[in-house]
RNA sequence: CCAGACGGCCGGGCGGUCGCGGCGGGUUCGUCCCGUCGAGGAAAGUCCGGGCUCCACGGUGAAGAGGCGGCGGGUAACACCCGCCCGGGGCGACCCGAGGGAUAGCGCCACAGAAAGCAAACCUCCGGCCCUGCGGGGCCGGGAAGGGUGAAAGGGUGGGGUAAGAGCCCACCGCGGCUUCGGUAACGCGGCCGGCAUGGCAAGCCCCGCCUGGAGCAAGACCGAAUAGGGGCGUCGCGCGGACUCCGGUCCGCAGGGUUCACCGCCCGAGACGCCCGGGUAGGUCGCGAGAACCGUCCAGCGAUGGGCGGUCCAGAGGAAUGAUCGUCACCCGCCUCCGGGCGGGUACAGAACCCGGCUUACAGGCCGUCUGGCGCC
RNA sequence: GCCGGAUUAGCACAGCGGUAGUGCAGCGGUUUUGUAAACCGAAGGUCGGGGGUUCGAUCCCCUCAUCCGGCACCA
Numbered sequence: 001c002c003a004g005a006c007g008g009c010c011g012g013g014c015g016g017u018c019g020c021g022g023c024g025g026g027u028u029c030g031u032c033c034c035g036u037c038g039a040g041g042a043a044a045g046u047c048c049g050g051g052c053u054c055c056a057c058g059g060u061g062a063a064g065a066g067g068c069g070g071c072g073g074g075u076a077a078c079a080c081c082c083g084c085c086c087g088g089g090g091c092g093a094c095c096c097g098a099g100g101g102a103u104a105g106c107g108c109c110a111c112a113g114a115a116a117g118c119a120a121a122c123c124u125c126c127g128g129c130c131c132u133g134c135g136g137g138g139c140c141g142g143g144a145a146g147g148g149u150g151a152a153a154g155g156g157u158g159g160g161g162u163a164a165g166a167g168c169c170c171a172c173c174g175c176g177g178c179u180u181c182g183g184u185a186a187c188g189c190g191g192c193c194g195g196c197a198u199g200g201c202a203a204g205c206c207c208c209g210c211c212u213g214g215a216g217c218a219a220g221a222c223c224g225a226a227u228a229g230g231g232g233c234g235u236c237g238c239g240c241g242g243a244c245u246c247c248g249g250u251c252c253g254c255a256g257g258g259u260u261c262a263c264c265g266c267c268c269g270a271g272a273c274g275c276c277c278g279g280g281u282a283g284g285u286c287g288c289g290a291g292a293a294c295c296g297u298c299c300a301g302c303g304a305u306g307g308g309c310g311g312u313c314c315a316g317a318g319g320a321a322u323g324a325u326c327g328u329c330a331c332c333c334g335c336c337u338c339c340g341g342g343c344g345g346g347u348a349c350a351g352a353a354c355c356c357g358g359c360u361u362a363c364a365g366g367c368c369g370u371c372u373g374g375c376g377c378c
Numbered sequence: 379g380c381c382g383g384a385u386u387a388g389c390a391c392a393g394c395g396g397u398a399g400u401g402c403a404g405c406g407g408u409u410u411u412g413u414a415a416a417c418c419g420a421a422g423g424u425c426g427g428g429g430g431u432u433c434g435a436u437c438c439c440c441u442c443a444u445c446c447g448g449c450a451c452c453a
Stems, first nucleotide, its partner, number of pairs: 001374010012329007020038007040349001044360002047358005052216004065212005070084005085099001086097004100207002105205002107201003122147002125142007155173006174196001175194005181188002220286004230277007239254006256268004293312008330347007379449007388402004396433001405419004426442005
């Protein structure tokens, strides 16, 4: 210098003007003045885990349902993080892995292929017998090495052996069992034995171990109008005639009232007023931000993280404020250029709504650190 | 804000891990003087995008996108 790997951070700065929201104060009470604070690394998706609240619940366990899954550690907890192991990828830095169990059982393995799970024999190989037109063919038997099918064909490679072959025998590798040593453990390095029996799929059912009660701030708590409706008490009232009556009332007619005055028609025809009580709507208040908080520093630890000390207070409102513009600087793009620069445009993703820890996803541009490979120079 | 569901041909929907189907619409043909109806035929698919598990994914798992629905208290 080129190419790359990993980790962390910023995500416009400064100044002016106008504007918005919360809180405190002032006030000449006017949507006025002053002070102060006012989005994020993801505030997002709502995918996990907690706090908090209500509901359920005598305790424990089981079943069911859901989730997690190498080992050890961290944490309030986790599906997160750290360290390590094993497997895979990369020359390497490093990256990826839902990484328990397939001799507990059930299920599935399409097509192709002879055969797909109690294995099987299409072509081929070998032996014997027979036929022959001498190319070969048929029958019986041995075998599973080679070919072919398939994602997968009952250990792999090499050698011996054999008529041809086969863990039939041997070496190495793999696998299984026992075991020394190292490690907390996963596991690793060895030793001995076994001739190989036991294909794959559990992000199919399932088995084993562990975890989980349900719902969510529109949770929930308090205060509580007007109107309507419910209950209680008090005062006033409940006309006339007839019929029925279970004695509470009901029906018919006539009065009376309403329908802007009258007539017709229709409706009402027994309740009205006052006081009190509780439920509860609108609305208001709380929940609501001093916290698993942030900054600095020291200690313990490989690390995640934990602890000590010092400092700071940092949005919270209601369908919801956090914006606009000017100057200048920084960066990017385009055009022009007398190479000094000038002109124009742009600066992402997005935006709190109870809070916190993670994960995932989106993101213009930029900065820092550690490391790897290659080339060159000293 | 919180909680659920869906996405397959132009439209409405099926689809037990093994070649993606049905109806309607559209296209061509038969029939008819012509149209409709009827009959025959062919075409049309990134199974919303990406990744994973598996020999193999519309189907199982993860993630993203889009669309739809429900939710306070109470008479």
Record summary:
This is a predicted complex of two RNAs, RNase P RNA and transfer RNA, with 453 nucleotides together. Rfam match: Bacterial RNase P class A. From the family's description: Ribonuclease P (RNase P) is a ubiquitous endoribonuclease, found in archaea, bacteria and eukarya as well as chloroplasts and mitochondria. It is annotated as a ribozyme.